[in-house]
Molecule: transfer RNA
Organism: Coleophoma cylindrospora
RNA sequence: GGUUGUAUAGUGUAAUGGUCAUCACGGUGGAUUCUGAUUCCGCAGAUUUGGGUUCGAUUCCCAAUACGACCU
Numbered sequence: 001g002g003u004u005g006u007a008u009a010g011u012g013u014a015a016u017g018g019u020c021a022u023c024a025c026g027g028u029g030g031a032u033u034c035u036g037a038u039u040c041c042g043c044a045g046a047u048u049u050g051g052g053u054u055c056g057a058u059u060c061c062c063a064a065u066a067c068g069a070c071c072u
Stems, first nucleotide, its partner, number of pairs: 001071007010025003018055001027043005048064005
């Protein structure tokens, strides 16, 4: 230098172009308990950035950024 993959909550992860973006761990409030653990019920928290297509984009297209793989 070229080709290519990935980017979603603190961490990991799902999502056929259309509901309030899923689930688990973690955090937090409560119930249970003599206390704690376990268990149960809630709550908060996320789509890398910019542009385009579309009635509508996490999803499709282009570019950028970060990280990785291969070739040179």